[in-house]
Context: one part of a larger RNA
């Protein structure tokens, strides 16, 4: 050196298992005051379902009554028709009960008498009256039919006993109720189908989610970040159009009450003032102010542009009508611009009829106009919707997070520089502020670059090798080093650097010793070496929160640690 055998288990990001944690799409389990149904409940109506009689309402018939504004003898309901009508079968009168009542009347019955009343005419007055005939208003009686509503009955229908081989049949309760079907309405996780945004320096919490205008935006236009600052979701019948006019604010002097500001003169600066509201750019010829008239804050159109994927939006010469201001010229299709927003469907409403199932209408449809969205997740998913999972599932991903590794070093941790000061004095024996200039990569972060078809996580035994910014032994310089102990500072890594109570710890405290009880690396070395007490499944309880399923860097008891070693590495040993 090769090439065997025994061992070891550092490495081969070894095996085994398309990572269970994270996320991201799907799916199920459970919860409820998600949403939208649904079982069952639960109440009406109606069928099965009859009789009788009360109450109360209603509708039709029939019968009596009843109708007053001033004038008029007078209680004139409308409207027609009429010259006569009613009366010993009792007119008119007295008495008496009653009903209404505008207290003046009307109208019923009974008793006594026993022959005329009433209408037409005439007068009032919108209307002219007897008698007939229609009809309305208010009441009163009867009947007939429905209802709702209570009583009572038995025969449907339903239960119990007897009987019958069954059918039946008898007696008893109960009874048009219950039960049973349809239909509505009310409850209704009982039970089903779903929903339950997205962006997000991981995810969740918080935030934003559409428009305006400004910085970032690199001197055209445009241009992102959970960059930095603000605003809007309208007002305005004048704050709109035209004509003709005006000039504001500050500053500085004069001027009673008057002051720092009030009003009043006079001078300067000029755009600083004002502009319905954010900012920006405008604005004096004024787009600011103020006054007359007024409704172009139109109606049909529209050449040609800006911007854009598109849809959307701006801007408009000109024409045609029809109007307003102005002598005219002209100017005006809303507002100083830039925000003040909502596209389809869908019902509803005005308007119009060319087309619409034999025809006519109706209905519907179409067409034009205009209103209904904090459809704010603002290019708007359905009309119509929240949780939870640690019982979980599955597709995925190192596109995305907890270890561990990188990168960077804000933060840590050390070093050097300057020296305010402290050190009686004296900056540097010691300490050392405010600041600077470095290193290192042990802390906490930041970023998300390997790895989610798996890189086992904290401690602790075991066992190895390293750093020096040295704890102990060694050498030195300095000393506010008398000496013995020290402080502080080079150099030095050869060797060494405890045992114990607690606690799951690492760290710590604490007893006791030691020369001394270092700091730190090596996936916070080391589980194909051990353990497995924390942590971080399933069970289970408390406190909290939560209606609830449930959570909780809160807390307690319980909980399967697999691998026979190909290769490299190292240990022994053989044999060429």
């Nucleotide at each position: 050196c090769c090439u065997g055998c025994g061992g070891c288990u550092a490495g081969a990001c070894g095996g085994a298992a398309a990572g269970a944690c994270c996320c991201c799409g799907g799916g199920a389990g459970c919860u409820u005051u998600a949403c939208u149904g649904u079982a069952a409940c639960u109440a009406g109506a109606u069928a099965u379902u009859g009789a009788a009689u009360u109450u109360u309402g209603g509708u039709u018939u029939u019968g009596g009554a009843u109708g007053c504004g001033u004038a008029g003898c007078g209680u004139a309901g409308a409207g027609g028709u009429g010259a006569g009508g009613a009366u010993u079968u009792g007119a008119g009168g007295c008495c008496g009960c009653g009903a209404u009542c505008u207290c003046g009347g009307u109208u019923g019955c009974g008793g006594c008498u026993g022959a005329u009343c009433c209408g037409a005419c005439a007068a009032u007055g919108a209307a002219a009256c007897a008698g007939c005939c229609u009809u309305c208003u208010u009441u009163c009686g009867a009947a007939a039919c429905c209802a709702c509503a209570g009583u009572u009955c038995u025969a449907a229908c339903c239960c119990c006993c007897a009987u019958u081989a069954a059918a039946u049949u008898g007696g008893g309760g109960a009874g048009a109720c219950a039960g049973u079907g349809u239909c509505u309405g009310g409850c209704g996780g009982u039970c089903a189908g779903u929903u339950u945004a997205a962006g997000u320096g991981g995810g969740g919490c918080a935030c934003u989610u559409g428009c305006c205008u400004c910085c970032u935006a690199a001197a055209a236009u445009g241009u992102a970040a959970u960059g930095g600052a603000g605003g809007c979701g309208u007002u305005u019948a004048a704050a709109g159009g035209u004509c003709g006019g005006c000039u504001a604010a500050c500053u500085c002097c004069g001027g009673a009450u008057g002051g720092a500001a009030a009003u009043c003169g006079g001078a300067g600066u000029g755009g600083u003032c004002g502009u319905g509201c954010a900012a920006a750019g405008g604005c004096a010829u004024a787009a600011g102010c103020c006054g007359g008239c007024u409704u172009u804050a139109c109606u049909g159109c529209a050449a040609g542009a800006a911007c854009u994927a598109u849809a959307u939006u701006u801007c408009g010469c000109g024409c045609a009508g029809u109007u307003g201001g102005g002598a005219a010229a002209c100017c005006a299709g809303a507002a100083c611009u830039u925000a003040g927003u909502g596209a389809a469907c869908c019902g509803a409403c005005g308007g119009a009829u060319u087309c619409u199932c034999a025809u006519a209408g109706a209905a519907a449809a179409u067409c034009c106009g205009a209103a209904g969205a904090u459809c704010a997740u603002c290019a708007a998913c359905c009309a119509a919707a929240a949780g939870u999972u640690a019982c979980c599932c599955c597709g995925g991903g190192g596109a995305u997070a907890a270890c561990a590794g990188g990168c960077u070093a804000g933060u840590a941790g050390g070093a050097c520089c300057c020296g305010c000061g402290a050190g009686u004095c004296c900056a540097u024996a010691u300490c050392a502020a405010c600041g600077g200039u470095c290193c290192u990569g042990u802390u906490c972060g930041g970023c998300a670059c390997c790895u989610c078809g798996a890189u086992g996580u904290c401690g602790g035994c075991u066992c190895u090798c390293c750093g020096c910014a040295u704890c102990c032994u060694g050498g030195a310089g300095g000393u506010g080093a008398a000496g013995u102990c020290g402080c502080u500072u080079c150099c030095a890594a050869g060797g060494g650097u405890c045992u114990g109570a607690c606690u799951g710890u690492u760290c710590g405290c604490c007893a006791g010793u030691u020369a001394a009880a270092g700091c730190g690396g090596a996936a916070c070395g080391u589980g194909a070496g051990c353990u497995g007490g924390g942590u971080u499944c399933a069970g289970u309880a408390c406190g909290u929160c939560g209606u609830a399923a449930g959570a909780c860097a809160g807390u307690a008891c319980g909980g399967u640690c697999c691998c026979u070693a190909u290769c490299u590495a190292c240990c022994g040993u053989a044999g060429g």
Molecule: large-subunit ribosomal RNA, domain V
Organism: Minisyncoccota bacterium